The RNA shown here (transfer RNA) has 73 nucleotides and comes from Verrucomicrobia bacterium UBA1418. The coordinates come from a structure-prediction model, not an experiment, and the mean pLDDT is 83. Rfam family: tRNA. The family's RNA type in Rfam is transfer RNA. From the family's description: Transfer RNA (tRNA) molecules are approximately 80 nucleotides in length. NCBI's taxonomy places the organism under Bacteria, Pseudomonadati, Verrucomicrobiota.
RNA sequence: GGGGGGUUAGCUCAGUUGGUAGAGCGCCUGAAUGGCAUUCAGGAGGUCGGGAGUUCGAACCUCCUACCCUCCA
Numbered sequence: 001g002g003g004g005g006g007u008u009a010g011c012u013c014a015g016u017u018g019g020u021a022g023a024g025c026g027c028c029u030g031a032a033u034g035g036c037a038u039u040c041a042g043g044a045g046g047u048c049g050g051g052a053g054u055u056c057g058a059a060c061c062u063c064c065u066a067c068c069c070u071c072c073a
Base pairs, nucleotide, nucleotide: 001072002071003070004069005068006067007066010025011024012023013022019056027043028042029041030040031039032038049065050064051063052062053061
């Protein structure tokens, strides 16, 4: 330098018709317990890496760009 893959909640990751953004763990509140652990109920938490474009509508399509992994030279 070129090819491929990845970037979504604090962490690990889903998200195939382009039409309401999700799960597990963690965190907060409450109940049960003498207390802890645990269980149950409820809740908070998001610039979908950044920018532009297409579209009535974009996490999803197109272009540019940043970073990470990998392969080729």